RNA sequence: GUUACCCACGUUGGGAGAAUCCCGGUCCGGCCCGAAUGGGUCCUCCGGGUGCCGAAGGAGCAACCGCCCCGGAACCUCUCAGGCAAAAGGACCGCGUGGACCAG
Numbered sequence: 001g002u003u004a005c006c007c008a009c010g011u012u013g014g015g016a017g018a019a020u021c022c023c024g025g026u027c028c029g030g031c032c033c034g035a036a037u038g039g040g041u042c043c044u045c046c047g048g049g050u051g052c053c054g055a056a057g058g059a060g061c062a063a064c065c066g067c068c069c070c071g072g073a074a075c076c077u078c079u080c081a082g083g084c085a086a087a088a089g090g091a092c093c094g095c096g097u098g099g100a101c102c103a104g
Base pairs, nucleotide, nucleotide: 001102006099007098008097009096010095011094013093014092019050021049022048023047024046025045029042030041031040032039033038051084052083053082057080058078059077060076064072065071
């Protein structure tokens, strides 16, 4: 100086899918019914069930990279984990900074 690819960090940028499902319980609180003991419902949290989604993570197959070994390896597959209104999260992409690499 360059910097396609790679790595790290940052980012007021972009970023998909699938249930605001059902059952039981539940401290405080709100609302409704009742003359009252009380009952119902909403919210919160806990447990369970059914259906579903793939783009955190994880696992599997494998093109391919690699002289060989070792190793790496998908947006494919699975759905363990996670998720299924919004919010949040979100692989990945863009941008910025730095590193690495390359050249002098």

A computed fold for a 104-nucleotide RNA from Maritimibacter sp. REDSEA-S28_B5, annotated as Glycine riboswitch aptamer. The coordinates come from a structure-prediction model, not an experiment, and the mean pLDDT is 75.